Transfer RNA from Paraglaciecola hydrolytica, 73 nucleotides, folded computationally.
Rfam family: tRNA. Its family is annotated with triplet codon-amino acid adaptor activity in the Gene Ontology.
Lineage of the source: Bacteria > Pseudomonadota > Gammaproteobacteria > Alteromonadales > Paraglaciecola.
RNA sequence: GGGCGGUUAGCUCAGUUGGGAGAGCAAUGCCCUUACAAGGCAUGGGUCACUGGUUCAAGCCCGGUACCGCCCA
Numbered sequence: 001g002g003g004c005g006g007u008u009a010g011c012u013c014a015g016u017u018g019g020g021a022g023a024g025c026a027a028u029g030c031c032c033u034u035a036c037a038a039g040g041c042a043u044g045g046g047u048c049a050c051u052g053g054u055u056c057a058a059g060c061c062c063g064g065u066a067c068c069g070c071c072c073a
Base pairs, nucleotide, nucleotide: 001072002071003070004069005068006067007066010025011024012023013022019056027043028042029041030040031039049065050064051063052062053061
C1' cells in the first nucleotide's frame, strides 16, 4: 500500500424489510432475610466511532476519515 470484518448503555452483544433504540450482566431503590447471598419488582444510564450525502424519515443505504482485528504484498 491492497482486501475483508468490526465500532450501538459501565461490560458482552442483538438490532439482516429504512419508521418502537433493546437484551443479559453490572449500578441504584424497594420487597424477602435476624443479617448476607440467592430470588422478585421497579428505576436510571445512549453524540449508534467521526464527517458529509440520499430519503418525508438513517444504527441500517452511499462517499470519506479514525481506531481495532485478520489476510495479502